c-di-AMP riboswitch aptamer (ydaO/yuaA leader) from Geobacter sp., 136 nucleotides, folded computationally. The model forms 96% of the base pairs in the Rfam consensus. Its Rfam family is "c-di-AMP riboswitch aptamer (ydaO/yuaA leader)". Gene Ontology terms of the family: regulation of gene expression and cyclic-di-AMP binding. The sequence was found by an Rfam model in a public genome assembly.
[in-house]
RNA sequence: UGCAGCAAGCAGCCGAGAUCCGUUAGAGAACGGAUGCGGGGGACCCAGUUUACAGGGGCGAAUCCGGUUUGUUCCGGAUGAGGACUUUCAGCCUCAAGCCCGUCAGCUAACCUCGUAGGCAUCUGGAAGGGCACGA
Numbered sequence: 001u002g003c004a005g006c007a008a009g010c011a012g013c014c015g016a017g018a019u020c021c022g023u024u025a026g027a028g029a030a031c032g033g034a035u036g037c038g039g040g041g042g043a044c045c046c047a048g049u050u051u052a053c054a055g056g057g058g059c060g061a062a063u064c065c066g067g068u069u070u071g072u073u074c075c076g077g078a079u080g081a082g083g084a085c086u087u088u089c090a091g092c093c094u095c096a097a098g099c100c101c102g103u104c105a106g107c108u109a110a111c112c113u114c115g116u117a118g119g120c121a122u123c124u125g126g127a128a129g130g131g132c133a134c135g136a
Stems, first nucleotide, its partner, number of pairs: 009132002012120003018035007036116006046106001055104001056101004063078005079096005085129007
């Protein structure tokens, strides 16, 4: 210096992606339904005023700018996102991908419709406010 393990009263993380019920045959799993959460389409009014394939649009934090490179390759800046109950302050660390619609969609009540995955082990201190458990 690296890796692994153990210990510490408890609480897991990113994400909308959870709970309950029923059926198949006992479990698991699959399917269906409901609720909750999330997304899309869709009037009046308002907004907009094109000439287009150089298309346009959606989910998502995941965009923009300047250099560099065969190439988002690499570097930096701005901006956005995450870091173990919540808010806030100050640091530190990490991320800025991927996918979809198919010429078509501004907002949008009613209405219509889709999803409810996947992947992980995540820091320090101050202030305020909380949950569970134990003891007094």